[in-house]
The prediction has a mean pLDDT of 78. The RNA shown here (c-di-AMP riboswitch aptamer (ydaO/yuaA leader)) has 147 nucleotides and comes from a Chloroflexota bacterium. The model forms 96% of the base pairs in the Rfam consensus.
RNA sequence: GAAUAGGCCAGGCCUAGUUCCCUUGCCGUGGAAAAGGGAAACGGGGGACCCAGUUCUUGAGGGGUGAAUCUGGUCGCUGUGACCAGUAGGCGAUCGCUUUCUCGCCGAACCCGUCAGCUAACCUCGGCGGCACGAGAAAGAGAGUCU
Numbered sequence: 001g002a003a004u005a006g007g008c009c010a011g012g013c014c015u016a017g018u019u020c021c022c023u024u025g026c027c028g029u030g031g032a033a034a035a036g037g038g039a040a041a042c043g044g045g046g047g048a049c050c051c052a053g054u055u056c057u058u059g060a061g062g063g064g065u066g067a068a069u070c071u072g073g074u075c076g077c078u079g080u081g082a083c084c085a086g087u088a089g090g091c092g093a094u095c096g097c098u099u100u101c102u103c104g105c106c107g108a109a110c111c112c113g114u115c116a117g118c119u120a121a122c123c124u125c126g127g128c129g130g131c132a133c134g135a136g137a138a139a140g141a142g143a144g145u146c147u
Base pairs, nucleotide, nucleotide: 012131013130014129018040019039020038021037022036023035024034026031042126043125044124045123046122051117059114061115062112063111064110065109070086071085072084073083074082075081089106090105091104092103093102095142097140098139099138100137101136
């Protein structure tokens, strides 16, 4: 000096997952974080008439959150699976919105427990966690900052 790992701060990304208030304890003041509690933004489930459906049975059952489905192939197999190539669908490119081009990425996982179509009133739950880096282009109308 560089790289890597870790920590803190700022900015940014996925996701509903953000904000506010009170209490506690820490040590004298003050105050951040943490723990507990409450509320709100936001998000999910159940649940009538009508409508839809034409069934019900442990059946390879059925259902829910989520973008995360489906197709073909190979290997295996009691069954479940593993892997490749695609794909419905989804996300990002640094002030945001709309449009276009280009580039990159995901296409999982978990839960309920025999049970749930839609669904007003009503009931109920969540309000986590994770990530990696200089940062493409054009058009439109804007916002903000500086001079």

The sequence was found by an Rfam model in a public genome assembly.